[in-house]
Context: one part of a larger RNA
RNA sequence: UUGGGCGUAAAGCGCCUGUAGGCGGUUAGGUAAGUCGGAUGUGAAAUCCCCGUGCUCAACGCGGGGGGGCCAUUCGAUACUGGCUGACUUGAGUAUGGCAGAGGAGAAUGGAACUCUCGGAGUAGCGGUAAAAUGCGCAGAUAUCGAGAAGAACACCAAAGGCGAAGGCAGUUCUCUGGGCCAAGACUGACGCUAAGAGGCGAAAGCUAGGGGAGCGAACAGGAUUAGAGACCCUGGUAGUCCUAGCUGUAAACGAUGGAUGCUAGCUGGAGGUUCGAGAGGAUCUCUGGUGCAGCUAACGCAUUAAGCAUCCCGCCUGGGGAUUACGGCCGCAAGGCUAAAACUC
Repeated sequence: UUGGGCGUAAAGCGCCUGUAGGCGGUUAGGUAAGUCGGAUGUGAAAUCCCCGUGCUCAACGCGGGGGGGCCAUUCGAUACUGGCUGACUUGAGUAUGGCAGAGGAGAAUGGAACUCUCGGAGUAGCGGUAAAAUGCGCAGAUAUCGAGAAGAACACCAAAGGCGAAGGCAGUUCUCUGGGCCAAGACUGACGCUAAGAGGCGAAAGCUAGGGGAGCGAACAGGAUUAGAGACCCUGGUAGUCCUAGCUGUAAACGAUGGAUGCUAGCUGGAGGUUCGAGAGGAUCUCUGGUGCAGCUAACGCAUUAAGCAUCCCGCCUGGGGAUUACGGCCGCAAGGCUAAAACUC
């Protein structure tokens, strides 16, 4: 619990689709539910306000007058909102013609490198470090040449670059497929925005089953270092990393900045179009950076990609710790996740 806030102080759900709900462009007519006004009824007394009066005053009491909300009935008003009917094209969408892209899924394929195996040639070391040692090597290693196997990742291009809602996406080719932008302005005619619940997607690690396993490498073992070394360094090395199917559902899931729309100086890069021009160079739309005015901000800073000026909708915060907790519920195979207190304490 009104309010004030959410880039960094507490606070934007990791992202999207979308249900209810909330909100909603221009215009005409009609309606009169909301809204506004009148009348009537009701609104007990006490209380409240005004005038008067009684207790010596006051509080208090008594008399008179006044007022009021809700509600009901009825009569009106019609700007705005709603419901109804009709129209419109600027919001939204469809069609047409182009364009760029590591957007997604599946399949195929290429070269370099590492490792291993085999063969040639060759001899005593190699490796590793700050220095060493463990380790490998005369049963022939390292270095070198040839052949083969296997897995994973794709140098240069490469960029402050591109695409995607986010997570994320990079050798090449093919197939299937999503989205975006531009042009002209044909068509529909408000079909829109947001979104509680809900559903879907969601890095890495982890889990289940089956494959795969080159390199790397938690755990583990050894060697060093050290007072010790459960580490940093070195030699090895299992899970894992990879694939298929399923689960998990979390991250500094970050722009630490929810979405939509309109408005508010410029200058200067990059990317994709269109257009004018012989060219130089302009114009315009979209995306992405830098800088900077007004304005905002506690400051830092933000600044047409707003953290400015406004409107709509959602989420969230409300001193620190206890507590990304307990209990309960839901979900999960588990790990755990989501939701979420209190005592106590400062």